[in-house]
RNA sequence: UCACUGGAGAGAGGCCGGCCCCGAGCCGACCCACCGAAGGGGCAAGCUUGCGCGGGACUGCCAACCGCCUUGUCAAUCUCUCAGGUACCCCGGACAGCGA
Numbered sequence: 001u002c003a004c005u006g007g008a009g010a011g012a013g014g015c016c017g018g019c020c021c022c023g024a025g026c027c028g029a030c031c032c033a034c035c036g037a038a039g040g041g042g043c044a045a046g047c048u049u050g051c052g053c054g055g056g057a058c059u060g061c062c063a064a065c066c067g068c069c070u071u072g073u074c075a076a077u078c079u080c081u082c083a084g085g086u087a088c089c090c091c092g093g094a095c096a097g098c099g100a
Base pairs, nucleotide, nucleotide: 001100002099004097005096006095011032013031014030016028017027018026019025020023033086034085035084039082040080041079042078046073047072050069052068053067054066055065
């Protein structure tokens, strides 16, 4: 990466328009509420940057090293809810199992 199997959450919300098979229909815009498991953003430790600060350090000078600040990097099922989604079915689906 591909095949197969399993796979959650949350309004059949309001309003307007369009279409048809005229219905608890479908599609779209807007408003409010809600969900996290496509995708995307954020955070820890660790590592790292600096003629940085303090300790080390003594009469004076100084290294390893330690602490702090700071720079960058930075995981998740955590977090945000941009995107996506919110009856059943279908679709999608992180992740898990199995095979190639």
Annotation
Predicted 3D model of a 100-nucleotide RNA (Glycine riboswitch aptamer) from uncultured Roseateles sp. Its mean pLDDT, the model's own confidence on a scale to 100, is 81. The source organism's lineage runs through Bacteria, Betaproteobacteria, Burkholderiales, Sphaerotilaceae and Roseateles. Of the family's consensus pairs, 89% are formed in the model. The RNAcentral record of the sequence draws on MGnify.